[in-house]
Molecule: SAM riboswitch aptamer (S box leader)
Organism: soil metagenome
């Protein structure tokens, strides 16, 4: 900069021991019945890459051995702005901030 971000896939084994879901607010949910984090092992998914078929071209379609991702909750939810609703509570749509690939 560009794609995507409502699917999909672990009540595993080992370690380790306090917070933890990126950050800040607020909600909410995880977690000594041991989370979050490592390393193993399955496994998911097709971004590149590969490899087979299709195609005039651009590009489809499969497969899944490699590079990366990922495997509780929409990127948990919401913060701004607009639009609707209509009664402060709601919904919808698009920034902003994150992530992932190239």
């Nucleotide at each position: 900069u560009u794609a995507u971000c409502a699917a999909g896939a672990g009540u595993c084994g080992g370690g380790g021991g306090a917070g933890g879901a990126a950050c800040c607010u607020g909600g909410u949910c995880c977690a000594a019945a041991g989370a979050u984090c490592c390393c193993g092992u399955a496994g998911c998914a097709a971004c590149c890459a590969u490899u087979a078929c299709u195609u005039u071209a651009g590009a489809g379609u499969a497969a899944a051995c490699g590079g990366u991702g990922c495997u509780c909750a929409u990127u948990c939810c919401a913060g701004c702005a607009a639009g609707u609703a209509u009664a402060u509570g709601g919904c919808u749509u698009g920034a902003a901030a994150g992530a992932u690939a190239a």